[in-house]
């Protein structure tokens, strides 16, 4: 000086050309270090698709689209 721990600013952190991690106070939780924010993943219900099922109106698996919702507790 970059780049990484979804995103934006900040924090802690760790890496040196790579984008990972046993690191980011200790735990937990599906929910990613940590506050705002926002709402990506991750959840849960719905409606279509598609795949696996003997099996419809079973049951699971996946894609999309809607709404809800947004890990707790302590130092």
């Nucleotide at each position: 000086a970059g780049c990484u721990g979804a995103c934006u600013c900040g924090g802690c952190a760790g890496c040196u050309a790579u984008a990972a991690a046993c690191a980011g106070c200790c735990a937990u939780u599906a929910a990613g270090c940590c506050g705002a924010g926002a709402g990506c993943g991750u959840u849960u219900g719905g409606c279509a698709g598609u795949c696996u099922g003997a099996a419809a109106u079973a049951a699971g698996g996946u894609u999309g689209c809607c709404a809800a919702g947004g890990u707790u507790g302590g130092a």

Predicted 3D model of a 75-nucleotide RNA (Pistol ribozyme). The sequence is in RNAcentral, with records from ZWD.